The prediction has a mean pLDDT of 87. The part of an RNA shown here (small-subunit ribosomal RNA, central domain) has 345 nucleotides and comes from an uncultured bacterium. Its Rfam family is "Bacterial small subunit ribosomal RNA". Rfam links the family to the GO terms ribosome and structural constituent of ribosome.
[in-house]
Context: one part of a larger RNA
RNA sequence: UUGGGUUUAAAGGGAGCGUAGGCGGACUGAUAAGUCAGCGGUAAAAUCGUGCGGCUCAACCGUACCAUGCCGUUGAAACUGUCGGUCUUGAGUGUACACAGGGCAGGUGGAAUUUGUGGUGUAGCGGUGAAAUGCUUAGAUAUCACGAGGAACUCCGAUCGCGAAGGCAUCCUGCCGGGGUACGACUGACGCUGAGGCUCGAAAGUGUGGGUAUCAAACAGGAUUAGAUACCCUGGUAGUCCACACGGUAAACGAUGAAUGCUCGUUGUUGGCGAUAUAAUGUCAGUGACCAAGCGAAAGCGUUAAGCAUUCCACCUGGGGAGUACGCCGGCAACGGUGAAACUC
Numbered sequence: 001u002u003g004g005g006u007u008u009a010a011a012g013g014g015a016g017c018g019u020a021g022g023c024g025g026a027c028u029g030a031u032a033a034g035u036c037a038g039c040g041g042u043a044a045a046a047u048c049g050u051g052c053g054g055c056u057c058a059a060c061c062g063u064a065c066c067a068u069g070c071c072g073u074u075g076a077a078a079c080u081g082u083c084g085g086u087c088u089u090g091a092g093u094g095u096a097c098a099c100a101g102g103g104c105a106g107g108u109g110g111a112a113u114u115u116g117u118g119g120u121g122u123a124g125c126g127g128u129g130a131a132a133u134g135c136u137u138a139g140a141u142a143u144c145a146c147g148a149g150g151a152a153c154u155c156c157g158a159u160c161g162c163g164a165a166g167g168c169a170u171c172c173u174g175c176c177g178g179g180g181u182a183c184g185a186c187u188g189a190c191g192c193u194g195a196g197g198c199u200c201g202a203a204a205g206u207g208u209g210g211g212u213a214u215c216a217a218a219c220a221g222g223a224u225u226a227g228a229u230a231c232c233c234u235g236g237u238a239g240u241c242c243a244c245a246c247g248g249u250a251a252a253c254g255a256u257g258a259a260u261g262c263u264c265g266u267u268g269u270u271g272g273c274g275a276u277a278u279a280a281u282g283u284c285a286g287u288g289a290c291c292a293a294g295c296g297a298a299a300g301c302g303u304u305a306a307g308c309a310u311u312c313c314a315c316c317u318g319g320g321g322a323g324u325a326c327g328c329c330g331g332c333a334a335c336g337g338u339g340a341a342a343c344u345c
Stems, first nucleotide, its partner, number of pairs: 004316003007299002012313001014200004021193003025087007033080002035076008049065006090190001091187003094183004099178001102176006109153001114148007124135002161168002205246006215239001219235004257312006265290009294301002318345003327338004
């Protein structure tokens, strides 16, 4: 390379927007670039291939033929392309209606932890497998009242909802975004994917400035132990929270890229619409469970496909060495991206 693959064996980019490119709905006219056909030219000789022949054979030699190519020309017009016209089912817009823990900002509430002050009250409290460190007669623990501050939101709560992913939950207000349904009014293919690129991106981490109730790396002490740089206990600083900026990784998982069409059913549930008798039943969009066909090495998947097909992107090619070295790019740094080889089994 041909080919085969990517849930779990190696392999789907963390996610979106989008440039180039690739691909692209129905009908119709033109064109003739791709495509197809005829004809002509050319494709030197030698060599190669095929047929025949000459040296007894062969090598060798002679002779004839052969090209899928390129160029020109004349046609064909189904398909692709290009140009023009038309259409509405893809896509979008509009009107109406509800929907959600989608985002941002500001405010707000109660419980709890901690802490301060005061009251009651007296000898222990705390902690563990057992203890000790620790706190406590300068009055702790317990209990009552009042105050402070920070962080998180019990129940509802779900097999639930929303969001592109990360993620999102007290309650209220404002601003912004979203999909859904019904109607079928408008535009008329405006679409899909997307190398580079740009943006977003949990936790931890970094810079500057705040804040600091809880918890808690590091650290200290007490235990345990042969030791115990741990597990357990008492403390405790970064951090955990906020603002702005950086960083850009996760088992960033459905370990399953995006889009479109097609392919038996059963049973829940969320939001609409329709219908109605508080019923049964229908339909669209989501979200679960179980299964037919089919697929699969199996486990399993199964209209939310891992089925049947098409388009585009990404990625894989034995284990270790190694996501390492070197180089380059990015970063304040930590480190991230890209990413080998020798050697070895």